[in-house]
Context: one part of a larger RNA
């Protein structure tokens, strides 16, 4: 230079009360403003205590601070069903023997690891200052083991089936959601009108069980036979015969949703009582219908196209060795087991990556109302903020 520039999005503040040494910024209240396909809610990654409570204000906070993601102290994360671990494999890694190499080592069979994929099972309500599909209440479900009963050919690392899959496109059936009416409770104000045909709020309920609908796919069944499935097979595949049906049904498999039950429960506007004004307790009305309607479900469906679109296990069937009325298998009932790890909080951000409480970057899910073709745009619910001078 200079007490100058700057104080990090121009979304915006104002007033009253409280606390306090001190209040533009903290707390409470009443208005105002901003976002609302987000500046709301929920997960993954990452962070790692930042969460909650008490207390403190030196430093940190671009100002003050009684406040804080700051200091100090205490507290907080509860699982058979969520995710992992577990079983299974992909790309890829490692790799007994083996091959190669002067060696270090390279490659690679059997195998063994490896999710971003496949594989059993839970929902609704309540509760904490802070956790909840984890605690509590209610109602469920799964897989093992043991025992009992009834019936009974069981048995794998082998064989077969299945799991099991691309892009694009359309129509239909549904539901979530929404709107309106009905119903229930309450209200009637300072200007004009208004006890109604007005206004405000509410009208919510899951998994499971039952049953198998709209629909989708395949013709189905029995017997005999068999050079295939590395051995065997009653299984799968091939062949033959018969029955049945063929412009559709029966049958088999699959399949949303609705209904009923779950629920004489829960929740519920409000009312009443108490209050240390933070809340706590008691009680509890209506709880229906129509319309609309998804990008969600049926659906890995259907149609179509060529570039022809994982694997393995769980699962089902079959036999081999073997076992023989034992073991094993199926069904039912009862009892029992389900360990360990994660679970706080943030997560389009002041908590992650950017040296910062940085106008940058960051995968997925949800998607109210009015207008609109629309997830555009504008205004607005719920909810969250006014961006620390």
């Nucleotide at each position: 230079a200079a007490g100058u520039a700057a104080c990090g999005a121009u979304a915006a503040a104002a007033c009253g009360g409280g606390u306090g040494a001190a209040a533009a910024a903290c707390c409470c209240g009443u208005u105002c403003g901003c976002c609302g396909g987000a500046a709301g809610a929920c997960c993954a990654a990452g962070g790692u205590u930042u969460c909650c409570u008490g207390u403190c204000c030196a430093a940190c906070g671009u100002u003050a601070a009684u406040c804080g993601g700051g200091g100090c102290a205490g507290g907080g994360u509860g699982a058979g069903u969520c995710g992992g671990c577990c079983c299974c494999u992909a790309a890829g890694g490692c790799g007994a023997g083996g091959c190669u190499g002067a060696a270090a080592a390279g490659c690679g069979u059997a195998g063994u690891c490896g999710a971003u994929g496949g594989g059993a099972a839970a929902c609704g309500g309540g509760u904490u200052a802070a956790u909840a599909u984890u605690c509590c209440c209610g109602u469920a479900c799964u897989u093992g083991g043991a025992u009992a009963a009834a019936c009974u050919g069981c048995g794998a690392u082998g064989u077969g089936g299945g799991g099991a899959c691309g892009g694009a496109g359309c129509a239909g059936g549904u539901u979530a959601g929404g709107u309106u009416a009905g119903c229930g409770u309450g209200c009637u104000g300072u200007u004009g009108g208004a006890c109604a045909u007005g206004c405000a709020c509410g009208u919510u309920u899951a998994a499971g069980u039952u049953g198998g609908u709209a629909g989708g796919u395949g013709g189905g069944g029995u017997g005999c036979u068999u050079a295939g499935g590395c051995a065997a097979a009653u299984c799968c595949g091939g062949g033959c015969a018969c029955c049945u049906a063929u412009u559709a049904a029966a049958c088999a498999c699959u399949g949303a949703g609705a209904g009923a039950u779950g629920a004489u429960g829960a929740c519920g506007a409000g009312a009443c009582g108490c209050u240390a004004c933070g809340g706590c307790g008691u009680u509890g009305a209506a709880g229906u219908a129509a319309c609309u309607g998804a990008u969600a479900c049926c659906a890995u469906a259907c149609u179509u196209c060529c570039a022809g679109g994982a694997a393995a296990a769980g699962c089902c069937a079959c036999u081999a060795a073997g076992c023989g009325u034992c073991a094993g298998g199926u069904u039912u009932a009862u009892c029992u087991a389900a360990a360990c790890c994660g679970u706080a909080c943030u997560g389009a951000a002041a908590a992650c990556c950017g040296a910062c409480a940085c106008a940058g970057g960051u995968g997925g899910u949800c998607a109210g109302g009015u207008a609109g073709a629309g997830a555009a745009u504008a205004c607005u619910c719920a909810g969250g903020c006014g961006c620390u001078u």
This is a predicted structure of a 389-nucleotide part of an RNA (large-subunit ribosomal RNA, domain III) from Rodentibacter pneumotropicus DSM 21403. NCBI's taxonomy places the organism under Bacteria, Pseudomonadati, Pseudomonadota, Pasteurellaceae, Rodentibacter pneumotropicus. The full RNA is in RNAcentral, with records from SILVA. Rfam family: Bacterial large subunit ribosomal RNA.